Background:
The RNA shown here (SAM riboswitch aptamer (S box leader)) has 113 nucleotides and comes from Pedobacter sp. Model confidence (mean pLDDT): 84 of 100.
[in-house]
RNA sequence: GAUUUAUAAAGAAGUGGCGAGAGACUGGCUCUUUGACCCACUGGCAACCCUCCCGAGCGGAGAAGGUGCCAAUUCCUGACCAGGCAGCAUGGUGCUGUGUGGAAAUAUAAAUU
Repeated sequence: GAUUUAUAAAGAAGUGGCGAGAGACUGGCUCUUUGACCCACUGGCAACCCUCCCGAGCGGAGAAGGUGCCAAUUCCUGACCAGGCAGCAUGGUGCUGUGUGGAAAUAUAAAUU
């Protein structure tokens, strides 16, 4: 890097360093010299791996260790699919807007390769 499965409306920040962009990408919007992003340390959240218990299930408890995470719902959005609503045009029907669900994309974990 690829594949599979699961999860993504909850939760959790201080100090120091650096010094200009950052939030994956598109369009928005937001954060940022009152120092963001990133890095280090400390702290924390969570419970995938893990440990334990049971009445054995889609259960319960724990947090030493391996990851992850600690602005905004994955910040919102997405040329695709299916319904809803509104408007416009129409012979069939189509177009535009809006909202819902799905798919896709992204991230993380575990397993395989």